[in-house]
RNA sequence: GCGCCGCUAGCUCAUGGGGUAGAGCUGCUGACUCUUAAUCAGUAAGUGCAGGGUUCGAGUCCCUGGCGGCGUA
Numbered sequence: 001g002c003g004c005c006g007c008u009a010g011c012u013c014a015u016g017g018g019g020u021a022g023a024g025c026u027g028c029u030g031a032c033u034c035u036u037a038a039u040c041a042g043u044a045a046g047u048g049c050a051g052g053g054u055u056c057g058a059g060u061c062c063c064u065g066g067c068g069g070c071g072u073a
Base pairs, nucleotide, nucleotide: 001072002071003070004069005068006067007066010025011024012023013022019056027043028042029041030040031039049065050064051063052062053061
C1' cells in the first nucleotide's frame, strides 16, 4: 500500500431484512447486617467514532475520513 473485521452507557457487549436503543458489571439510594461483604429492591447513565448522502424515518443502507485489530506483499 491492498483486503477483511470492529467502533453503541464509566466497562464488557446485544440490538435477523430501516420504525420510540437494551442487558450484565460498575455508580447512587434503600432494605437486610453490630459494621463490612454478600443478597434483594429501586434508580441514574448513550451526539450510537466524525462529517456528508439516501429515506417520511438511519445504530442499521451508501460515500469520505479517523482510530484499533487481523491477513497479505
This is a predicted structure of a 73-nucleotide RNA (transfer RNA) from Micromonospora sp. CNZ299. The prediction has a mean pLDDT of 81. The same sequence occurs in records of 2 taxa. Rfam family: tRNA. About the family: Transfer RNA (tRNA) molecules are approximately 80 nucleotides in length.